[in-house]
RNA sequence: GGGCCGGUAGCUCAAUGGAAGAGCGCUGCCUUCGCACGGCAGAGGCUCCGGGUUCAAGUCCCGGCCGGUCCA
Numbered sequence: 001g002g003g004c005c006g007g008u009a010g011c012u013c014a015a016u017g018g019a020a021g022a023g024c025g026c027u028g029c030c031u032u033c034g035c036a037c038g039g040c041a042g043a044g045g046c047u048c049c050g051g052g053u054u055c056a057a058g059u060c061c062c063g064g065c066c067g068g069u070c071c072a
Base pairs, nucleotide, nucleotide: 001071002070003069004068005067006066007065010024011023012022013021018055026042027041028040029039030038048064049063050062051061052060
């Protein structure tokens, strides 16, 4: 330098172009003499950045940035 894969919640990952979710973690409540486990409820995201297509983009297209991997 080139090919391919990836970037979404604090972490690990989902989401056919049509209302952004799960698990863990976090907060509150229940339970306990207290803690843990367990149960219930909740908070937490402008989906890496900038453009384009579309009635509608996390998703499709273009250009960047970052990470992984392969080739040179």
Molecule: transfer RNA
Organism: Candidatus Iainarchaeum sp.